[in-house]
RNA sequence: GCCCCCGUAGCUCAGUUGGUCAGAGCAGCCUGCUCAUAACGGGUUGGUCGCUGGUUCGAGCCCAGCCGGGGGCA
Numbered sequence: 001g002c003c004c005c006c007g008u009a010g011c012u013c014a015g016u017u018g019g020u021c022a023g024a025g026c027a028g029c030c031u032g033c034u035c036a037u038a039a040c041g042g043g044u045u046g047g048u049c050g051c052u053g054g055u056u057c058g059a060g061c062c063c064a065g066c067c068g069g070g071g072g073c074a
Base pairs, nucleotide, nucleotide: 001073002072003071004070005069006068007067010026011025012024013023019057028044029043030042031041032040050066051065052064053063054062
C1' cells in the first nucleotide's frame, strides 16, 4: 500500500428483504420477601446505532469518504 470482517445502552450482543423497532441479557436504581444478607419476584433508568456526507417520502439497515479494532497478502 491492497483486500476482508467488526463498530448499536456501563458490559456482552440481537436487529441485514428500508417503514410497524430502537431491543434482550447482565449491571445500576427503587421495591416485595427476610431478624438481616444473598438468592428469587415486581417495577424502573439508560442509546442523536463510530464520524461526516449522499440516495430515498422514509436509513441501525443502501452508497461514498474518514476514524478505531482484528485478520490476510505484499
Description
Transfer RNA from an Elusimicrobiota bacterium, 74 nucleotides, folded computationally. RNAcentral holds the sequence, with entries from ENA. The prediction has a mean pLDDT of 81. Rfam family: tRNA. Rfam links the family to the GO term triplet codon-amino acid adaptor activity.